Predicted 3D model of a 91-nucleotide RNA (Glycine riboswitch aptamer) from Acetobacter okinawensis JCM 25146. The model forms 90% of the base pairs in the Rfam consensus. The source organism's lineage runs through Bacteria, Acetobacterales, Acetobacteraceae, Acetobacter and Acetobacter okinawensis. Its mean pLDDT, the model's own confidence on a scale to 100, is 76. The sequence was found by an Rfam model in a public genome assembly.
[in-house]
RNA sequence: UCCCGCGCAGAGGGAGAGACCAGCCGUAAAAAGCUGGCGCCGAAGGAGCAACCGCCCCGGAAACUCUCAGGCAAAAGGACCCUGCGCUCUA
Numbered sequence: 001u002c003c004c005g006c007g008c009a010g011a012g013g014g015a016g017a018g019a020c021c022a023g024c025c026g027u028a029a030a031a032a033g034c035u036g037g038c039g040c041c042g043a044a045g046g047a048g049c050a051a052c053c054g055c056c057c058c059g060g061a062a063a064c065u066c067u068c069a070g071g072c073a074a075a076a077g078g079a080c081c082c083u084g085c086g087c088u089c090u091a
Base pairs, nucleotide, nucleotide: 001091005087006086007085008084009083010082012081013080018038020037021036022035023034024033039072040071041070045068046066047065048064052060053059
């Protein structure tokens, strides 16, 4: 110093889908919140299938599928990508 992996930081990027309806609570009126109903979304997490990796076994394995969880104005969150730092591994 390169590759693989991991962690931390960033006022870096980052999609989809009802500011839905009813009731309660609350208020000057609202908003927020709670409960229920219908509709919808996939990119926290989780589960399933298996192209592929792996000599076999064991095992790993998607942004595909499901929608348990989560979400459907903004904010927050957000897979993943980028930048920096550190650790690990290898020559």